This is a predicted structure of an 81-nucleotide RNA (c-di-GMP-I riboswitch aptamer) from a Solirubrobacterales bacterium. It matches the Rfam family "c-di-GMP-I riboswitch aptamer". From the family's description: GEMM was predicted in a large-scale screen for bacterial structured RNA regulatory elements.

[in-house]
């Protein structure tokens, strides 16, 4: 320094849902709880999807989200090879 995630060890995160808060809403915080995750860590870059606002309606514009959608960047535990 590159690959892989079949073993093993130590940890680690937390879907759904419930309970309070926030927020017009998407949705977010903290606790409870654990469907799952070797990046389920961290960035909305570009696709994508929702959500508000103006519009007669779309398109298309604004201003928000979702990083557990997919692709990209960044940093990273163990082990094998």
């Nucleotide at each position: 320094c590159g690959g892989u995630g079949c073993c093993a060890g130590a940890g680690g995160c937390a879907a759904a849902c419930c309970a309070c808060c926030c927020g017009c809403g998407a949705g977010g915080g903290u606790g409870g709880g654990a469907c799952g995750c070797a990046a389920a860590g961290c960035c909305a870059c570009g696709g994508u999807c929702c959500u508000c606002g103006a519009c007669a309606c779309g398109c298309a514009c604004g201003a928000g989200g979702a990083a557990g959608c997919c692709g990209g960047g960044c940093u990273g535990c163990c082990a094998c090879c």
Its mean pLDDT, the model's own confidence on a scale to 100, is 84. The sequence was found by an Rfam model in a public genome assembly.